[in-house]
RNA sequence: GACAAGGGCAAACCCAGGGCGACCUGGGGACGCAAAGCCACGGGACUCGUCUCGACGAGUCAGCCGGGCUGCCGAA
Repeated sequence: GACAAGGGCAAACCCAGGGCGACCUGGGGACGCAAAGCCACGGGACUCGUCUCGACGAGUCAGCCGGGCUGCCGAA
């Protein structure tokens, strides 16, 4: 990628558990997604700590953008 078919993921919110926190895991639930599969490499956002107060350290987010790797179906 086609108003095709098969299949996939699952925001908010709720419940349970974990974490100081950002947030994560499981169940329910679908706003959306063609990489919403994987990787914190560059940028960014956020959290905690320190502090000379604008930096450093430790983290979170892949469903913010870029990049890397991998990959299902498939007509004209």
Predicted 3D model of a 76-nucleotide RNA (c-di-GMP-I riboswitch aptamer) from a soil metagenome. The model forms 95% of the base pairs in the Rfam consensus. Its mean pLDDT, the model's own confidence on a scale to 100, is 86.